Molecule: transfer RNA
Organism: uncultured Legionellales bacterium
RNA sequence: GCCGAAGUGGUGGAAUUGGUAGACACACCAUCUUGAGGGGGUGGCGCCGCGAGGCGUGCCGGUUCGAGUCCGGCCUUCGGCA
Numbered sequence: 001g002c003c004g005a006a007g008u009g010g011u012g013g014a015a016u017u018g019g020u021a022g023a024c025a026c027a028c029c030a031u032c033u034u035g036a037g038g039g040g041g042u043g044g045c046g047c048c049g050c051g052a053g054g055c056g057u058g059c060c061g062g063u064u065c066g067a068g069u070c071c072g073g074c075c076u077u078c079g080g081c082a
Stems, first nucleotide, its partner, number of pairs: 001081007010026003019065001028044006046055003058074005
């Protein structure tokens, strides 16, 4: 240099015919249970906002009524070729 794959909350990991983003699990917070810890139960858990609501899938654009998903460029990681 060329070819291919991947990038989603704090972590792992879903959503693949384009149609509610974050299911599920872990971690974390509150609380109940315990003498205490562990374990277990219940509720919560991206960001902004008092709220209604708005924003958020590596970055920047495009297509579309609608994009994590399709198209273009770029970045990073992994694999292959030279």